Predicted 3D model of a 532-nucleotide part of an RNA (small-subunit ribosomal RNA, 5' domain) from an activated sludge metagenome.
Context: one part of a larger RNA
RNA sequence: GAUUGAACGCUGGCGGCAUGCCUAACACAUGCAAGUCGAACGGCAGCACAGUGUGUAGCAAUACACAUGGGUGGCGAGUGGCGGACGGGUGAGUAAUGCUUAGGAAUCUGCCCAAUGGUGGGGGAUAACUAACCGAAAGGUUAGCUAAUACCGCAUACGCCUUUACGGGGAAAGCGGGGGAUCGAAAGACCUCGCGCCGAUGGAUGAGCCUAAGUCCGAUUAGCUAGUUGGUAGGGUAAUGGCCUACCAAGGCGACGAUCGGUAGCUGGUCUGAGAGGACGGCCAGCCACACUGGAACUGAGACACGGUCCAGACUCCUACGGGAGGCAGCAGUGGGGAAUAUUGGACAAUGGGGGAAACCCUGAUCCAGCAAUGCCGCGUGUGUGAAGAAGGCCUGCGGGUUGUAAAGCACUUUCGGUUGGGAAGAAAAGUUUGGCGCCAAUACCGCCGAACCUUGACGUUACUGACAGAAGAAGCACCGGCUAACUCUGUGCCAGCAGCCGCGGUAAUACAGAGGGUGCAAGCGUUAAUC
Numbered sequence: 001g002a003u004u005g006a007a008c009g010c011u012g013g014c015g016g017c018a019u020g021c022c023u024a025a026c027a028c029a030u031g032c033a034a035g036u037c038g039a040a041c042g043g044c045a046g047c048a049c050a051g052u053g054u055g056u057a058g059c060a061a062u063a064c065a066c067a068u069g070g071g072u073g074g075c076g077a078g079u080g081g082c083g084g085a086c087g088g089g090u091g092a093g094u095a096a097u098g099c100u101u102a103g104g105a106a107u108c109u110g111c112c113c114a115a116u117g118g119u120g121g122g123g124g125a126u127a128a129c130u131a132a133c134c135g136a137a138a139g140g141u142u143a144g145c146u147a148a149u150a151c152c153g154c155a156u157a158c159g160c161c162u163u164u165a166c167g168g169g170g171a172a173a174g175c176g177g178g179g180g181a182u183c184g185a186a187a188g189a190c191c192u193c194g195c196g197c198c199g200a201u202g203g204a205u206g207a208g209c210c211u212a213a214g215u216c217c218g219a220u221u222a223g224c225u226a227g228u229u230g231g232u233a234g235g236g237u238a239a240u241g242g243c244c245u246a247c248c249a250a251g252g253c254g255a256c257g258a259u260c261g262g263u264a265g266c267u268g269g270u271c272u273g274a275g276a277g278g279a280c281g282g283c284c285a286g287c288c289a290c291a292c293u294g295g296a297a298c299u300g301a302g303a304c305a306c307g308g309u310c311c312a313g314a315c316u317c318c319u320a321c322g323g324g325a326g327g328c329a330g331c332a333g334u335g336g337g338g339a340a341u342a343u344u345g346g347a348c349a350a351u352g353g354g355g356g357a358a359a360c361c362c363u364g365a366u367c368c369a370g371c372a373a374u375g376c377c378g379c380g381u382g383u384g385u386g387a388a389g390a391a392g393g394c395c396u397g398c399g400g401g402u403u404g405u406a407a408a409g410c411a412c413u414u415u416c417g418g419u420u421g422g423g424a425a426g427a428a429a430a431g432u433u434u435g436g437c438g439c440c441a442a443u444a445c446c447g448c449c450g451a452a453c454c455u456u457g458a459c460g461u462u463a464c465u466g467a468c469a470g471a472a473g474a475a476g477c478a479c480c481g482g483c484u485a486a487c488u489c490u491g492u493g494c495c496a497g498c499a500g501c502c503g504c505g506g507u508a509a510u511a512c513a514g515a516g517g518g519u520g521c522a523a524g525c526g527u528u529a530a531u532c
Base pairs, nucleotide, nucleotide: 001532002531003530004529006528007527008526009525010524013379014378015377016376017375018374019372020371021337026335027334028333030332031331032330035082036081037080040079041078043075044074047073048072049071051068052067053066054065055064056063057062089290090289091288098215099214100213101212102211103210104209107207108206112203113202114201116199117198118197119196120154122152123151129144130143131142132141133140134139160168161167162165174195175194176193177192178191179190182189183188216262217261218260223253224252225251228250229249230248231247232246233245234244235243265287266286267285268284269280270279271278272277292313293312294311295310296309315326316325317324318323343369345368346367347366351365352363353362354361355360382412383411384410385409392403393402394401395400416473418468419467420466421465422464426459431453432452433451434450435449436448437447438446476521477520478519479518480517481502482501483500487516488515489514490513491512497504498503
């Protein structure tokens, strides 16, 4: 000099864009952060609307009330499907089971894309519900009823297995929209379209595995290793392999630093530097690891699973003392630690994600707002004129000098801020109606393209802009002995004090303290810490 996720002191006008627990991977009150599908299913607790019955009023239409009723829109709880393996957080562990770069073969891959074949015929249960019972609760037991795209067989089979044939094993599920003939008492059959389901192929994406090289310090760590190194056979896995087991051999690594100990997530990059290097890895992006601590598997295409399960442990809470519940390193927030780090905010309008045919629902991802000069950038705190060089302050050699065109005065301007109006873009869609084309038996339905209409904004009192008033509301901080730009007076008297280094201060201190003046930066300026 440059830099910082900074902190502290003094000061502080506005805006834009970023950033904000570096410490205790310490403990957490409260709320929210993962749901969705009724076009898979039985149903109907609550809501709305048709229908039916009864009662009251009325001559009646009708009105009101009560009951009933899954018929319709929908829907609590439940069965079932998909998603909770993404997204979000943190860096404890890890020096290589990691990461980076370059290769490889012995693999799997839900949803998606392309092409292909099928979707036939049956069965038994079970939740919800009802009844009884146990328990303080969490919850549970028994009996009975019922459905499915839940579950299980039969048939069929490209491919699969092996003793290669006479063999073995082995799939599926329906739902919705529309409809001219024909059949049917009706439901519907049937046709067609859409969404699904099953088998097999290829792709894409994602994931697992292997190899090589590189990847901090210590030799005051020199030897380490028995599943250890290799082989054979088997098991296991999606897959190779001591991954595991039995047997056989005695190997394997190491001064090119094994083993052990310490420290540490790695990278793209960031800072600095002319470069070579050195230091670092916060935000953003890729990979990895972890989810109170330790262990384990289940489900599944995918986990050994942050807001799943089981076991053990520590801690906290409830309890009727028998027993139970919990996991913020998600977003806010609290206590604690600390020099130190923000709101228990708004919205799904946009982008993206999950579910759904869709409408739509969910989304503390995200987009925004709030707080903080924490950083970078921009703007302002007026402009012109104005010598009687005013007053006051300070210095003085008492003549004057300086503050100083500075102020006042005069003439203007109105950025920002304030008040009051106007006002984009972020909005594309979706929906309704309709024209054309495709599909089809069909002018239905559905899909694609187009037109019209109706709308959809958290931010938001948006950006931007018109008008109004008035210089009106807006400057500090550090330094002035040398390094180093900037000097005098007073006080003090080796005292009080200063100090980055040299060093100042013991009666004339440009070095302490105050004042006047000056210098440098400026909404900041200094100090401290840290890196080059």
Annotation: The coordinates come from a structure-prediction model, not an experiment, and the mean pLDDT is 84. The RNAcentral record of the full RNA draws on SILVA.